A computed fold for a 73-nucleotide RNA from Lactococcus lactis, annotated as transfer RNA. The gene name in the source record is tRNA-Thr-CGT-1-1. Its mean pLDDT, the model's own confidence on a scale to 100, is 82. RNAcentral records the identical sequence in 3 taxa.
[in-house]
RNA sequence: GCCGAGUUAGCUCAGUCGGUAGAGCACUUCACUCGUAACGAAGGGGUCGUAGGUUCGAUUCCUAUACUCGGCA
Numbered sequence: 001g002c003c004g005a006g007u008u009a010g011c012u013c014a015g016u017c018g019g020u021a022g023a024g025c026a027c028u029u030c031a032c033u034c035g036u037a038a039c040g041a042a043g044g045g046g047u048c049g050u051a052g053g054u055u056c057g058a059u060u061c062c063u064a065u066a067c068u069c070g071g072c073a
Base pairs, nucleotide, nucleotide: 001072002071003070004069005068006067007066010025011024012023013022019056027043028042029041030040049065050064051063052062053061
């Protein structure tokens, strides 16, 4: 330099014919217990890497770009 994959909640990851974003763990509160943990109930938390474009509408399609990983030279 070229090619490919990835970037979504604090962490690990889902989410494909474009239609208003979820799970597990973690966190907070409550209940339970003599007390703690576990189990149970409820709750908070996301400008979907960034910037443009297409569209009535974009995490999803297109372009550019940043970072991470892999391959080739």